[in-house]
The RNA shown here (small-subunit ribosomal RNA) has 1563 nucleotides and comes from a Syntrophales bacterium. Model confidence (mean pLDDT): 84 of 100.
C1' cells in the first nucleotide's frame, strides 16, 4: 500500500389490454440418498432414523526415591535312601497389599432444558480454588493400630467371618506458633460481611524420602550427631489458573391457554452453605406476577459461525471452538480442592447373562464391531515416533486423546484419457428437393510427444528433545564434593514407509459419460405409435403427416462426472424497517362516548433521559475479508492486519425528545346577544281515505284479467246519500332543502331536552387529537309477557297460467305491521371512501347567519362564516374516476388485507330464551379468482334506415292423377355424392347393352393405357372348333416406307419374354390446388402519415343532411390513400354516316290467275360496322348561397332509361379426392383389367319439385291473320305416292339472310255443346301397329281403335311476382340412333296494387348492457343417482401426558435415643480396670423414588351410524343468474318449496328502457 465494489428476469387468467394476484422456472448451498457410468492424485467429510439392544478385545494408571512383605519356571552347584533335598541366581523381580497422587482432565452424545441454560456486559464490600509460581516462617517430640501374610472357618459363585503377627509421607494426641481464624474495646479509609492500623482474651500444623561431604563435635578404615543439596510435608501472604452465585440486556410458536400464587410475596429469628438467599424452620403482616402477555400447552440443546441475500433479513446451529445437560431408567449421598462421579458406592425399576436355585453378575451417547430400525453413514487396523495429558527424582509406564493407514467420487482441488499434419471429404450411418448434405480433418495414413497408470532403480523432510557421557560458565557450600542450573560437543529414538520426490525403460499404447434439444432454456431431422403407449417443474404434448412419446442419425451443456428427488435462502416489493396496500381487485369497525396507550401550539430557563462526538475496556481462537508466506499450482495450511455495526465506563456538546420551574394566546373551552330546523322525548288535538255496522233511494250485475275464473250479489251487492264505530298513516307545502354520531326524523298544539351556526368582547391558559379492552345506541325482521287489528299481508286455501307452477296474476286470509315493557345486535348498517389538523387554480347553484353599498321598503350588487350540490385545473389513478366535502400534498393515532374455493364454515369459548350472533382453523382441491377498460357478438334493449320483408293485389304450392328427385324399405346389387334457407327436374345437357363406378358368373397377372431393354415379325387380312361371350386351339394369305459400304440398319406397327414399373370412380373436402354455393350487388372492408390513449385499440369511418350506394356536401384532429358504389363494356330503345346480297321495292320496265318471279335500282324496313343522343344541361319553388329534392319544358329516351355481365375483407374446417391436378395412407393372380347376364327403373310408406286437370273468359270442328331466334351433309329434307295415322316410298334443293326443319299457338270468324264427372278430365288397361337401334322382356318414344279412374278449385300451412312485370300462348336449342312435362333460349297477348313500416322475416349504421370470446345453438345453477378422496359429530373402545386426594415407603442425609460394642486422648486408679470424651452398630422421627387407590384435565389413535365438502369428456330433473335474462338484481332476516328457488319486510344501485323534474356546460 490493501481489507472497497454493487441490485438483470421469464412462463401461466383474456380474442387482445393494463392492473391486482397466486402457481411455476432460471441462481447458490447440502454431514445427504438414488438412477447411470467410473482412470489418478491430494486435502477434508462419513448413523440427521432407535437416548434402540450390544458379543468380543481395548480405551486410567502409575510411584520400590512414602511402607512391609515376598515367589515361581529356568539356569549352576552340592547332597541323595533316585522319591527328592540344600545353596547360589532368576530377584528384591512377578503378582498382590498398606499410602500418595490420577481417576471430577481427555473422549461421547443432545434425551432433557423456554431456563440466568446460553450470548453479551457487569457484581461479588457475599465466595472457594489440588498440583504451579512468589515471599516469610516453621518441619520438635510421643503414642495406638491395620490390611498384606499365617491359621480357621462359612458359600456353587461372587464373596464372607474369626484369632494372630507387622510397617509407613496411614492414624492419633502433644509442644511450638502468626500477620491466620474467633470474641471484645478502639482509629483512619470506604460502605452489605470491604481494606489497613492499635490493645487484650481465645484458638489452630507438620513426614519424611533420597544423593554426598568430614570444616565444627563424638567413635576413628569410616561412620553417627551435624553440615550441605535435592524432592516432599505444615501455617501464613500475594499471584496465576479454575470454579460457584448474582444482576441489566437479548432468546421461538399458540389468546380456539386470561387469569396464576401459600414457602407463595415481604418481615423478624434460627439453621444450613465455600458463599447470598424462602435454600429450609417457627412466628408476623398479606402481600407477589400478568394484555410491555403472567399461567398453561408445543417445539428446541444455546452459541462463535455456516448456506443464502446487494444489504436488511430468512433459514440453520454435522465437522472445529467456546458453554450446558446427560451417562440403562429414577432416587441418594460417600470420598475429594473439585463430582451428588460415562468405564465409582447404595436403593428401586425395566431388560440381559451365570447359577447347585440359596444367591449372583451387568450398562459402548469411550475406540473398533454386531444386530435392528433406515433412502443412508466406514476397519473388531499400526503406533505411542510427533503433539498433549496422568504418575514418577528419572528411565519409564499408561494414553482407542493424538499421529497415521484402510473403505466409500460423499464434497472441495488438481491432472488425464495425446500433439501436429491429413480430402480420394474414403468405407459405413443418417438425411434428401436424388443434385447432394451431414457426421468430417473427425478416421485410415504419415510425423511426434511422454503427464497419469505400469516396471526398475535411487532416495528425503518430518528428530527437537529427555536422559547419558565429555568439555566448560554460574548458584549453594568448609568443599576444586553433591546437586540444581546455563553453554558447547558426542550419542539414541520414525507408526506413516522404502511414502512423498527423483531418473530409466518401452508404447498411443490402459482411462469418457451423462442429461437435454415445444416455449420459458443453448440445441433438429427421420421412422415407429395413432387421445393408445406415454412424456410433464409450468403452460401443456399424443385422436394418421408429434421438432413434446419411443428408438435411429445429428447437435447443446456439463465432464469422472452426470442428472433425479429432498431440504434451505434467493428471485418474492409475495408480511412491504430499508419496501405495500384498503371507492370498484383481498381489506375502513353500523355508529358514538371513553380508559390505557401513542402523538401533541408559542417563549424562556434549568437538567442531561433519550441523542450526537471523543476516549478507554471487552467483543477468545478459528472462520470470513486483506497483505504475506509454505506445499510443483490449487484445494489446503501459516503468519500478520483489518473486520465485528454490539455491550460497558467514561470525557463532552445542548439545537431537537424527555423530565422539570415560569410565562404566553393562535389549539381547545366558558360567559353574553341573536338565529333555523321532520333532532329526542311526553301528553292532547284534528280533517282527509279505506274498511265495517245501522237507516234510505234503487236493481241485475259487481269485482277481476292479457283473458278468464275462484269470489260477492234477487236473503238485494256494485252504485249513491245521511248515521256512527274503529285503528293505522298524516296528500299538497316537499325540493340533489333541513336536522342527526349513526340507525333515523315529516299533521298540528303544549311541556321536557340535546346539539350546531353567526357575532362583538371579556375570561381559563395546551384543559388537545386518537383510542386496543369497556361502555351506550343500534332500520327491518324475530323472540317472550300484555293490549291492540281499519288496511296490507309472508305461511294457508282457492282460481288461473303451463308440459309441470309447491311461482309470476287473481279472490281470499293467519302471524306480524301498531301500543307498553324487555330481549336480539344483524343489513349492498354504503359516499363500498375512519376520526382529526395543515395547505394546494377557479366557476356556478342552493340552505341558514352576519357586514358594506343603496332603498321609504322589497329587489338587485358585492365581501364573509358555516353547510349542501354540480363541473373544471394541477395533481393522483391499473383504468374507471377523484379533484378545498380529495381518491392531491403532509402530519397524528386507530381498524383491517396476503391467491381461489374449502368458509365466515367445523371444533372450542363468550352472549343469547331461541333463531342465532361473535371470535375463528385445518385436511383436501385448482392454475387460476378478479378489478377496469378494448374490439366484437348478442338482447324477449333503445334510435334511425333499407328490401316483394310485411301491407295492397294476381297467380300458385299443399287436396287429384302422371311425371321427375329425395328419404324409407327392400335386394346378390338396388354404384356414389349432395341434407336448413344454400340437398331433394341437384352432379345428370338425356342407365335398354355402352355409359357403369353396383351384384352374380366366366377369364387375365408387366397387365385394357405409358417409357425403357431383349428376341421375332412389316403392318394387316382371312378360316376352322369350343363358348354365352370373353378367350383358347389350329391353320391360310402377305410382305411396304428411309438409308445402304448391299452384309446390313433405322423408324412405326404387332407379337413374345424379364423387370423397373402400370392401374385403382379404393379412403382422407377435416392434409390441399382449382372451382362453385351463400350471406350479397348487401355497402361495406381497409392502409399510411399524424393525433389521442401506459395499453389493447380510438380518431379517419362518427355527427348534421342527402342518395340505390362510405352517393354527395357541410363540419370535424385529421389528411390522403386502395378494394368495393358507380362508370367505362355487351344487348336494348330514338337519329346519322357507310355497306347492298341470299336481303328490300317506292319508282321505271317484263312476265305470271297469282307471288321481287325476272332487268333495273338501293330510296325505305333490314343486315352490320361507324357515330350521335341524356349531362340535373334548362326554367321554377324548396334546401344551409352547398349536396340534393319537388314540379315544369324540350325530347324517341329523364333524373343510374330497361336488361346483362362483373360478387370488395370476409363467413360457414359449406360443398367437390367421382371433372381435373395432388400430399399421406391402402391396394397389385387383385380394390386392376377383360367379358355375359342382371342393378341403378324395386314399393305398405313420407316429402319437394313439376305436368295436366276440375272447365263454359271453357271444350270440339271449320276457316283464316300475325312472330323471334335457332338448328342443318353420317344432316335437315320440300313438291308428289301410300297409310285415318305415328310413317313409308322416293328424292328437288341446301355446308345455308338464298334450300329445309317450318304449322306458330293464344287470336278472330263461324258452328256445336248448356253445367252434367259432361262432348269437362284424360289415368289406367286391352287389342293392333310405327320408328329407332346388333337387341325395345325386365326397362324406349310415338300412332290407331277401344277403355274412361281420380278430380266440381284443394285444412294447417306456404312460394313466385312491382311492367311489357305477373299471367297466358306457342317456337327452337343442347345432349341424343332413339327416348323430355326437365333444363336454357325465343318471342306473341298482356294486367292489378303499393294506402303505408305498427307487425314477421333479413340487412345496414349509431348507441346501451353482458358473467358471452368455439361468441345466445353461449355461458350457467342446485336438487337426485354412481366412483373416490380428506374432514367434522357419534354410544363407546383403547393409549400418552399431568393435577388432586389418600395408602405406602427403599437406600440416604439430618435430627432424636440409649438398654449394645468400642485401640489412642482426658480424668482417677489398688495397674486389673473404671468413668469421660469421641466412635461402630442398632431403633425412632422428619423428607422422599418406583408403586398402588379414587377422581379429574388436555391430548392421540379406532367405531356400528351419520352429516355437509371436494373431485371425477358425453347419467336424471327442470332454468335460477349474466340482456329489462324474459317477475331487474342483490343484502339482512323470517316463512315455505324436489331442486335450482318463491313470497313478506326493510334497505342499496353494483338496474336497462321511457318521461318528467333540478343542476351542469355551451349559445
Nucleotide at each position: 500500500a490493501a481489507a472497497c465494489u454493487g441490485g438483470a428476469g421469464a412462463g401461466u387468467u383474456u380474442g387482445a389490454u393494463c392492473c391486482u394476484g397466486g402457481c411455476u422456472c432460471a441462481g447458490a448451498a447440502c454431514a445427504a440418498a438414488c438412477g447411470c457410468u467410473g482412470g489418478c492424485g491430494g486435502c477434508g467429510u462419513g448413523c440427521c432414523u432407535a437416548a434402540c439392544a450390544c458379543a468380543u478385545g481395548c480405551a486410567a494408571g502409575u510411584c520400590g526415591a512414602a511402607c512391609g512383605a515376598g515367589a515361581a519356571a529356568g539356569g549352576g552347584u552340592c547332597c541323595u535312601u533316585c522319591g527328592g533335598g540344600g545353596c547360589c541366581u532368576g530377584a528384591g523381580u512377578a503378582a498382590a497389599g498398606u499410602g500418595g497422587c490420577g481417576c471430577a482432565c481427555g473422549g461421547g452424545u443432545g434425551a432433557g432444558u423456554a431456563a440466568c441454560a446460553c450470548g453479551u456486559g457487569g457484581a461479588u464490600a457475599a465466595u472457594c480454588u489440588g498440583c504451579c509460581c512468589u515471599a516469610c516462617a516453621g518441619u520438635u517430640g510421643g503414642g495406638a493400630a491395620u490390611a498384606a501374610c499365617c491359621c480357621a472357618c462359612c458359600g456353587a459363585a461372587a464373596g464372607g467371618u474369626g484369632u494372630g503377627c507387622u510397617a509407613a509421607u496411614a492414624c492419633c494426641g502433644a509442644a511450638u506458633a502468626a500477620u491466620g481464624c474467633u470474641g471484645a474495646u478502639u482509629g483512619a479509609c470506604c460502605u452489605u460481611g470491604g481494606u489497613u492500623g492499635a490493645u487484650c482474651a481465645g484458638c489452630c500444623a507438620a513426614a519424611g524420602a533420597g544423593a554426598g561431604c568430614c570444616u565444627c563435635u563424638u567413635c576413628u578404615u569410616g561412620a553417627a550427631a551435624g553440615c550441605c543439596c535435592u524432592c516432599g510435608c505444615u501455617g501464613u501472604u500475594g499471584g496465576a489458573u479454575g470454579a460457584g452465585u448474582c444482576c441489566g440486556c437479548g432468546u421461538a410458536c399458540c389468546a380456539u391457554u386470561a387469569g396464576c400464587u401459600u414457602g407463595u410475596u415481604g418481615g423478624u429469628a434460627g439453621g444450613g452453605u465455600a458463599a447470598u438467599g424462602g435454600c429450609c424452620u417457627a412466628c408476623c403482616a398479606a402481600g407477589g406476577c400478568u394484555g410491555u402477555g403472567a399461567u398453561g400447552g408445543u417445539u428446541a440443546g444455546c452459541u462463535g459461525g455456516u448456506c443464502u441475500g446487494a444489504g436488511a433479513g430468512g433459514a440453520u446451529g454435522a465437522u472445529c471452538a467456546g458453554c450446558c445437560a446427560c451417562a440403562c431408567u429414577g432416587g441418594a449421598a460417600c470420598u475429594g480442592a473439585g463430582a451428588c462421579a460415562c468405564g465409582g458406592u447404595c436403593c428401586a425399576g425395566a431388560c440381559u447373562c451365570c447359577u447347585a436355585c440359596g444367591g449372583g453378575a451387568g450398562g459402548c451417547a469411550g475406540c473398533a464391531g454386531u444386530g435392528a430400525g433406515g433412502a443412508a453413514u466406514c476397519u473388531u487396523g499400526c503406533g505411542c515416533a510427533a503433539u498433549g495429558g496422568g504418575g514418577g527424582a528419572a528411565a519409564c509406564c499408561c494414553u482407542g486423546a493424538c499421529g497415521c493407514a484402510g473403505c466409500a467420487a460423499c464434497g472441495c482441488c488438481g491432472c488425464g484419457u495425446g500433439a501436429g499434419u491429413g480430402a480420394g471429404g474414403a468405407a459405413g450411418g443418417u438425411c434428401u428437393u436424388c443434385g447432394g448434405a451431414u457426421c468430417g480433418u473427425a478416421a485410415a495414413g504419415c510425423u511426434c510427444u511422454g503427464u497419469c497408470a505400469g516396471u526398475u532403480g535411487g532416495a528425503a523432510a518430518g528428530a527437537a528433545a529427555c536422559g547419558c557421557c565429555c568439555a566448560u560458565g554460574u548458584g549453594u557450600u568448609a568443599a576444586u564434593a553433591c546437586c540444581a542450573u546455563g553453554u558447547g560437543g558426542g550419542u539414541u529414538u520414525g507408526a506413516c514407509g522404502g511414502u512423498a520426490c527423483c531418473a530409466a525403460c518401452a508404447g498411443a499404447g490402459g482411462a469418457a459419460g451423462c442429461a437435454c434439444c415445444g416455449g420459458c432454456u443453448a440445441a433438429c431431422u427421420c421412422c415407429g405409435u395413432g387421445c393408445c403407449a406415454g412424456c410433464a417443474g409450468c403452460c401443456g404434448c399424443g385422436g394418421u403427416a408429434a421438432u413434446a412419446c419411443g428408438g435411429g442419425g445429428g447437435g447443446u451443456g456439463c465432464a469422472a462426472g452426470c442428472g433425479u428427488u429432498g431440504u434451505u435462502c434467493g428471485g418474492a416489493a409475495u408480511u412491504a424497517u430499508u419496501g405495500g396496500g384498503c371507492g370498484u381487485a383481498a381489506a375502513g369497525a353500523g355508529c358514538g362516548u371513553g380508559u390505557a396507550g401513542g402523538c401533541g401550539g408559542c417563549c424562556u430557563g434549568a437538567u442531561g433521559u433519550g441523542u450526537c462526538a471523543g476516549a478507554u475496556g471487552u467483543g477468545a481462537a478459528a472462520g470470513c475479508c486483506c497483505u504475506g508466506g509454505g506445499c510443483u499450482u490449487a484445494a489446503c495450511c501459516c503468519a500478520g492486519g483489518a473486520a465485528g455495526u454490539g455491550c460497558a465506563u467514561u470525557u463532552g456538546a445542548a439545537a431537537c425528545u424527555g423530565u422539570c420551574a415560569g410565562g404566553c394566546u393562535u389549539g381547545a373551552g366558558u360567559a353574553g346577544g341573536g338565529g333555523a330546523g321532520g333532532g329526542g322525548g311526553a301528553a292532547g288535538u284534528g280533517g282527509a281515505a279505506u274498511u265495517c255496522c245501522u237507516g234510505g233511494u234503487g236493481u241485475a250485475g259487481a269485482g277481476g284479467u292479457g283473458a278468464a275464473a275462484u269470489u260477492c250479489g234477487u236473503a238485494g251487492a256494485u252504485a249513491u246519500c245521511a248515521g256512527g264505530a274503529g285503528g293505522a298513516a298524516c296528500a299538497c307545502c316537499g325540493g340533489u332543502g333541513g336536522c342527526g354520531a349513526a340507525g333515523g326524523c315529516g299533521a298540528c298544539u303544549u311541556c321536557c331536552u340535546g346539539g350546531c351556526c353567526c357575532u362583538a368582547u371579556a375570561c381559563u391558559g395546551a384543559c388537545g387529537c386518537u383510542g386496543a379492552g369497556a361502555c351506550g345506541c343500534g332500520a327491518g325482521a324475530g323472540c317472550g309477557u300484555g293490549g291492540g287489528u281499519a288496511g296490507c299481508a309472508a305461511a294457508c286455501a282457492g282460481g288461473a297460467u303451463u308440459a309441470g307452477a309447491u311461482a309470476c296474476c287473481c279472490u281470499g286470509g293467519u302471524a306480524g305491521u301498531c301500543c307498553a315493557c324487555g330481549c336480539u345486535g344483524u343489513a349492498a348498517a354504503c359516499g363500498a371512501u375512519g376520526u382529526u389538523c395543515a395547505c394546494u387554480a377557479g366557476g356556478u347553484g342552493u340552505u341558514g347567519g352576519g357586514g358594506g353599498u343603496a332603498u321609504u321598503g322589497a329587489c338587485c350588487c358585492u365581501c364573509u362564516c358555516a353547510g349542501u350540490g354540480c363541473c373544471g385545473c394541477a395533481g393522483c389513478u391499473a383504468a374507471c374516476g377523484c379533484a378545498u366535502u380529495a381518491a392531491g400534498u403532509g402530519a397524528a393515532c386507530c381498524g383491517c388485507c396476503u391467491g381461489g374455493g374449502g368458509a365466515g364454515u367445523a371444533c372450542g369459548g363468550u352472549c343469547g330464551c331461541a333463531a342465532g350472533a361473535u371470535u375463528a382453523a385445518a385436511a383436501c382441491u385448482c392454475a387460476a379468482a378478479g378489478g377496469a377498460a378494448u374490439u366484437g357478438a348478442c338482447g324477449g334493449g333503445g334510435g334511425c334506415c333499407c328490401g316483394c320483408a310485411c301491407a295492397a293485389g294476381c297467380g300458385g304450392u299443399g287436396g287429384a292423377g302422371c311425371a321427375u328427385g329425395u328419404g324409407g324399405u327392400u335386394u346378390a346389387a338396388u354404384u356414389c355424392g349432395a341434407u336448413g334457407c344454400a340437398a331433394c327436374g341437384c352432379g345428370a345437357a338425356g342407365a335398354a347393352c355402352c355409359u357403369u363406378a353396383c351384384c352374380u358368373g366366366g377369364g387375365c397377372u408387366u397387365g385394357a393405357c405409358a417409357u425403357c431393354c431383349a428376341c421375332g415379325g412389316a403392318a394387316c387380312c382371312u378360316u376352322a372348333u369350343g363358348g354365352a361371350a370373353a378367350c383358347a386351339u389350329a391353320g391360310g394369305g402377305g410382305u411396304g416406307c428411309c438409308c445402304u459400304u448391299c452384309g446390313g440398319g433405322g423408324a412405326g406397327c404387332c407379337g413374345u419374354g424379364a423387370g423397373a414399373c402400370a392401374g385403382g370412380u379404393g379412403c382422407u373436402g377435416c392434409a390441399u390446388g382449382g372451382c362453385u354455393g351463400u350471406c350479397g350487388u348487401c355497402a361495406g372492408c381497409u392502409c399510411g402519415u399524424g393525433u389521442c390513449g401506459u395499453g389493447a385499440g380510438a380518431u379517419g369511418u362518427u355527427g348534421g343532411g342527402u342518395u340505390a350506394a362510405g352517393u354527395c356536401c357541410c363540419g370535424c384532429a385529421a389528411c390522403g390513400a386502395g378494394c368495393g358504389c358507380a362508370a367505362c363494356c355487351c344487348c336494348u330503345g330514338c337519329c346519322c354516316u357507310c355497306u347492298g346480297u341470299u336481303g328490300c321495292u317506292a319508282c321505271c320496265g317484263g312476265g305470271u290467275u297469282a307471288u321481287g318471279c325476272c332487268g333495273g335500282g338501293c330510296a325505305c324496313u333490314c343486315u352490320g360496322a361507324g357515330g350521335g343522343g341524356a349531362c340535373u344541361g334548362c326554367c321554377u319553388c324548396g334546401g344551409u348561397u352547398a349536396a340534393c329534392g319537388g314540379g315544369g319544358a324540350g325530347g324517341a329516351a329523364g333524373g343510374u332509361g330497361g336488361g346483362g355481365a362483373u360478387g370488395a375483407c370476409g363467413u360457414c374446417a359449406a360443398g367437390u379426392c367421382c371433372u381435373c391436378a395432388u400430399g399421406g395412407c391402402c391396394u397389385u393372380u387383385a380394390u386392376g383389367u377383360c367379358c355375359a347376364g342382371g342393378g341403378c327403373u324395386a314399393c305398405a310408406c313420407a316429402c319437394g319439385u313439376g305436368c295436366u286437370a276440375c272447365a263454359a273468359u271453357g271444350g270440339g270442328c271449320u276457316g283464316u291473320a300475325c312472330a323471334g331466334a335457332g338448328g342443318g351433309u353420317c344432316g335437315c329434307g320440300a313438291u308428289c305416292c301410300c297409310g285415318c295415322g305415328a310413317g313409308g316410298g322416293g328424292g328437288a334443293g341446301c355446308c345455308a339472310a338464298u334450300c329445309c326443319c317450318a304449322a306458330a299457338a293464344a287470336g278472330c270468324a263461324g258452328u256445336c255443346c248448356u253445367c252434367a264427372g259432361u262432348u269437362c278430365g284424360g289415368a289406367u288397361u286391352g287389342a293392333a301397329g310405327u320408328c329407332u337401334g346388333c337387341a325395345a322382356c325386365u326397362c324406349g318414344a310415338c300412332u290407331u281403335c277401344a277403355u274412361g279412374a281420380a278430380g266440381u278449385u284443394g285444412g294447417a300451412a306456404u312460394c313466385g311476382c312491382u311492367a311489357g312485370u305477373a299471367a297466358u300462348c306457342g317456337u327452337g336449342g343442347a345432349u341424343c340412333a332413339g327416348c323430355a312435362c326437365g333444363c336454357c333460349a325465343c318471342g306473341g297477348u298482356g294486367a292489378a296494387u303499393a294506402c303505408g313500416u305498427u307487425c314477421c322475416c333479413g340487412g345496414g349504421c349509431c348507441u346501451u348492457g353482458u358473467a358471452c370470446a368455439c361468441a345466445c345453438c353461449g355461458c350457467c345453477c342446485g336438487u337426485c343417482a354412481c366412483a373416490c378422496c380428506a374432514c367434522g359429530a357419534a354410544a363407546g373402545u383403547u393409549g400418552g401426558u399431568u393435577g388432586u386426594a389418600c395408602c405406602a415407603g427403599a437406600a440416604g442425609u439430618u435430627g432424636c435415643u440409649g438398654g449394645a460394642c468400642u485401640a489412642a486422648c482426658c480424668u482417677c486408679u489398688u495397674c486389673g480396670g473404671a468413668g469421660g470424651a469421641g466412635g461402630u452398630a442398632g431403633g425412632c422421627a422428619c423428607c422422599u423414588a418406583a408403586g398402588g387407590u379414587a377422581u379429574g384435565g388436555c391430548u392421540g389413535a379406532u367405531a356400528a351410524u351419520u352429516g355437509g365438502g371436494g373431485u371425477g369428456a358425453a347419467g336424471u330433473c327442470g332454468u335460477a343468474a349474466c340482456a329489462a335474462g324474459g317477475u331487474a338484481g342483490c343484502c339482512g332476516u323470517a316463512g315455505g318449496g324436489g331442486a335450482a328457488c318463491c313470497u313478506g319486510c326493510g334497505g342499496c344501485u353494483g338496474g336497462a328502457u321511457c318521461a318528467c323534474c333540478u343542476c351542469c356546460u355551451u349559445u
Description:
NCBI's taxonomy places the organism under Bacteria, Pseudomonadati, Thermodesulfobacteriota, Syntrophia, Syntrophales. It matches the Rfam family "Bacterial small subunit ribosomal RNA".